[in-house]
């Protein structure tokens, strides 16, 4: 890096260094931020993708295992995350009380796991 699959209205910050931006992307918007932004360190924490244990069913075979698949419980490890729905909006399509609003999609993102 590229491709396949889940997932994305939930959840969880203190401290040090830094010192002017930042919220992924040109735009509109709307927000954090000198009562300290980005990034880096340490510490904690959230979660529960990998993962560890039970638990049903199904497959498979060499009857004891593997495998997928559900539903629980956990949290060592190996990732991620700790303002706002992925902050919203862009393009499609429907519906409504139509300078908008609600819904549903596709696009990009992000992250896990896996393949070359």
């Nucleotide at each position: 890096u590229a491709c396949u699959u889940a997932u994305c209205c939930a959840g969880a910050a203190a401290g040090g260094u830094g010192g002017a931006g930042g919220g992924a992307u040109a735009g509109c918007g709307c927000c954090c931020u000198g009562u300290g932004a980005a990034a880096c360190c340490u510490u904690g924490a959230c979660a529960a993708c990998c993962c560890u244990g039970a638990u049903u069913a199904a497959u498979u075979u060499u009857u004891a295992a593997a495998u997928u698949a559900u539903u629980u419980a956990g949290a060592a490890g190996g990732u991620g995350u700790c303002a706002a729905u992925u902050c919203g909006c862009a393009u499609u399509c429907g519906c409504c009380u139509u300078u908008g609003g609600c819904g549903a999609a596709a696009u990009a993102g992000a992250u896990a796991a896996g393949u070359c």

A computed fold for a 116-nucleotide RNA from a Bacteroidia bacterium, annotated as SAM riboswitch aptamer (S box leader). Rfam family: SAM riboswitch aptamer (S box leader). The family is grouped with related families in Rfam's "SAM clan". NCBI's taxonomy places the organism under Bacteria, Pseudomonadati, Bacteroidota, Bacteroidia. Model confidence (mean pLDDT): 80 of 100. Of the family's consensus pairs, 97% are formed in the model.